[in-house]
The RNA shown here (c-di-GMP-I riboswitch aptamer) has 80 nucleotides and comes from Methylophaga sp. The prediction has a mean pLDDT of 78. NCBI's taxonomy places the organism under Bacteria, Pseudomonadota, Gammaproteobacteria, Piscirickettsiaceae, Methylophaga. The sequence was found by an Rfam model in a public genome assembly.

RNA sequence: GUAUUAAUGAGCCAAACUAGGUGUGAACCUUGGACGGAAAGUUAUAGAUCUUGUUAUUUCAAGAUGGCUGAACUGCAAAA
Numbered sequence: 001g002u003a004u005u006a007a008u009g010a011g012c013c014a015a016a017c018u019a020g021g022u023g024u025g026a027a028c029c030u031u032g033g034a035c036g037g038a039a040a041g042u043u044a045u046a047g048a049u050c051u052u053g054u055u056a057u058u059u060c061a062a063g064a065u066g067g068c069u070g071a072a073c074u075g076c077a078a079a080a
Base pairs, nucleotide, nucleotide: 012037013036017032019030020029021028022027035067041073042072043071046069047068048065049064050063051062052061053060
């Protein structure tokens, strides 16, 4: 230095739900709260799911989701 692993230590994030707000909507922001997480940090590029146009179907377009999967980049500690 790299890989693995939550051994240890310092910590970090925050599901459902609550209060307020934004949006047609999926959903998002703030507040309280902890189900959990070794990247539950970042990226919407590849899939997947969801919303709208718009619908009964296909296709297309626009959007949402990183706590859906994969991939990329970055990061604390150091026992083994």